[in-house]
Molecule: Bacterial RNase P class A
Organism: Polyangia bacterium
RNA sequence: GGAGCAGGCUGGGUGAUCGCUGCUUCGGCUUUAUUGCCGGAGGGGAGGAAAGUCCGAGCUCCAUAGGGCAAGGUGCCGGGUAACGCCCGGUGAGGGUGACCUCAAGGAAAGUGCCACAGAAAGCAAACCGCCGGGGUUCGCCCCGGUAAGGGUGAAAGGGUGCGGUAAGAGCGCACCGGGGCGCUGGUAACAGCGCUCGCACGGUAAACCCCACCCGGAGCAAGACCGAACAGGGAGGGCCCAGCUUCGGCUGGGCCGGGGUGGCCCGCCCCAAUCCCAGGUGGUGUCGCUCGAGCCAGGCGGUAACGUCUGGCCUAGAUGAAUGAUCACCGCGCGCGGCGGGCAACCAAUGCGCGCACAGAACUCGGCUUAUAGGCCUGCCUCCGAC
Numbered sequence: 001g002g003a004g005c006a007g008g009c010u011g012g013g014u015g016a017u018c019g020c021u022g023c024u025u026c027g028g029c030u031u032u033a034u035u036g037c038c039g040g041a042g043g044g045g046a047g048g049a050a051a052g053u054c055c056g057a058g059c060u061c062c063a064u065a066g067g068g069c070a071a072g073g074u075g076c077c078g079g080g081u082a083a084c085g086c087c088c089g090g091u092g093a094g095g096g097u098g099a100c101c102u103c104a105a106g107g108a109a110a111g112u113g114c115c116a117c118a119g120a121a122a123g124c125a126a127a128c129c130g131c132c133g134g135g136g137u138u139c140g141c142c143c144c145g146g147u148a149a150g151g152g153u154g155a156a157a158g159g160g161u162g163c164g165g166u167a168a169g170a171g172c173g174c175a176c177c178g179g180g181g182c183g184c185u186g187g188u189a190a191c192a193g194c195g196c197u198c199g200c201a202c203g204g205u206a207a208a209c210c211c212c213a214c215c216c217g218g219a220g221c222a223a224g225a226c227c228g229a230a231c232a233g234g235g236a237g238g239g240c241c242c243a244g245c246u247u248c249g250g251c252u253g254g255g256c257c258g259g260g261g262u263g264g265c266c267c268g269c270c271c272c273a274a275u276c277c278c279a280g281g282u283g284g285u286g287u288c289g290c291u292c293g294a295g296c297c298a299g300g301c302g303g304u305a306a307c308g309u310c311u312g313g314c315c316u317a318g319a320u321g322a323a324u325g326a327u328c329a330c331c332g333c334g335c336g337c338g339g340c341g342g343g344c345a346a347c348c349a350a351u352g353c354g355c356g357c358a359c360a361g362a363a364c365u366c367g368g369c370u371u372a373u374a375g376g377c378c379u380g381c382c383u384c385c386g387a388c
Stems, first nucleotide, its partner, number of pairs: 001384002004381007012331007020045002023042007047359001051370002054368005059220004066267004072215004076090005091105001092103004106211002111209002113205003128151002130147007159177006178200001179198008224288003227284001234278002237276001238257008258272004295314008332357006341348002
């Protein structure tokens, strides 16, 4: 210097003028009241993804929230966390020369199903070509038997390589590799290493059914609460039995039957005579929820890390006809035009002019994931080439 890998940061700047929306404060008017209005001043005002709404939570309401089945989700091991399908570290498998990357990675010796096409044969294996032995022959080949080395088909053909062996062959025998079982060692574990043993039994497929383990109530800030306004006069909202009390109208308690209440079902549970329910009527751009929170920043400590903890500091949008903007000037960056000039040439290129500055915009709040993103910057590492 070229090509690459991993991680992180940034996301136009400054000023002026005119607005928008909350907050604080001052003045004036007003009100029972910082209750409302007007004016002035000061200060705050989008993001790394505010997005998709895909996971996990907080918070709120529903009492059917408790159990079981079903359905759904997750799935190597250990850790982190409020929690997670997220993150970190490791193991195994695959890819890359490498930095490094990828993985829906439990169970196929519980059972069932499937394995298209091709092929002789696809699961209690099989024999098309070939090889070998025997027999026949019209010398083309045919028949019987053996074999699974070689060829062919396929995603996959009942371990692989080599030597021996054999008629030809074959774990038939042996060595090594692979695999199963047992043991030991290391590790929290996934797993790894070693030893002994077994000629090899258990083809693949679970993002097929299934089995195992674990997790799971629903709806969502239009949740929900309050105030105001408006009211109607409507409807029906169990029955029986027993006990006690009684002002004899009823009331209280218990039981049985019945009815009602589940975004799958069953059991269970709750309610059944009233300040409740249903229907009807009315309804204000009202208030709260609403932004101080698993918060942010800096430093120390523990941990390989995710993360935890301590100390100090900070308050950082809360709109709802839905604010966070517009114009101008200068600067920065990019592209185009142009060309002073430079260079043998390819080409480089000053002043100036024009255009543009990504993806995209809060809506109850967090933790993640995913997706979009012009341009720029930083750190560490790998490989190739060159020079010393």